A computed fold for a 101-nucleotide RNA, annotated as Guanidine-I riboswitch aptamer.
């Protein structure tokens, strides 16, 4: 000095909290509920990975007869504090950042 298709999307997962639902408890109430409370409630909804997975698109190269199709490749990856953040938190975002090597 160097982040370059080393790109994008979707669906899941690890993980995350507590708006809503459910559940616990209390009170009111009186059988039908309401209010408040608890995430130190397994959960559904919800958030969710650069360094998790899969698929698709894209890209590069090669082959092939035009549209196009086929094949190969798409590597590696230690990492705070702080701030932001929808109800809130997080492996979310700042961020493959600072720093380390």
């Nucleotide at each position: 000095u160097a982040u370059u298709a080393a790109g994008c999307u979707u669906u899941a997962u690890a993980g995350g909290g507590u708006u809503c639902c459910g559940c616990u408890g209390u009170u009111u109430a009186a059988u039908a509920a309401a209010a408040c409370u608890g995430g130190u409630c397994u959960g559904g909804u919800c958030c969710g990975a650069g360094a998790u997975a899969a698929a698709g698109c894209g890209u590069a190269c090669a082959g092939u007869u035009u549209a196009g199709c086929u094949g190969u490749a798409u590597a590696c990856a230690c990492g705070g504090a702080a701030g932001g953040g929808a109800a809130a938190a997080a492996g979310c975002c700042u961020g493959g950042g600072a720093g380390a090597u």